[in-house]
RNA sequence: UCGCAUGACGGGAGAACUGGUUCGCCAGUGCCGAAGGAGCAACCGCCCCGGUAAACUCUCAGGCCCAAGGACCGUCACUGCA
Numbered sequence: 001u002c003g004c005a006u007g008a009c010g011g012g013a014g015a016a017c018u019g020g021u022u023c024g025c026c027a028g029u030g031c032c033g034a035a036g037g038a039g040c041a042a043c044c045g046c047c048c049c050g051g052u053a054a055a056c057u058c059u060c061a062g063g064c065c066c067a068a069g070g071a072c073c074g075u076c077a078c079u080g081c082a
Base pairs, nucleotide, nucleotide: 001082003081004080005079006077007076008075009074010073011072016029017028018027019026020025030064031063032062036060037058038057039056043051044050045049
């Protein structure tokens, strides 16, 4: 440089009911999408085929009191890389 990564702080959504329970959770069905993961368009190429994006789509994972987590946004750090 306010470029990338990392760390700290703040903000941060969505979605259930029933039964059981040793009160930690478990089971059935239903549901949510903003950890992660997967898929595709335009476009590009060496044009058979391949490369390639998301907050879109899927819902494997994760989640559905709270907590934790949480994409993303802001601020700080000078810790590391270029």
Molecule: Glycine riboswitch aptamer
Organism: Marivivens sp.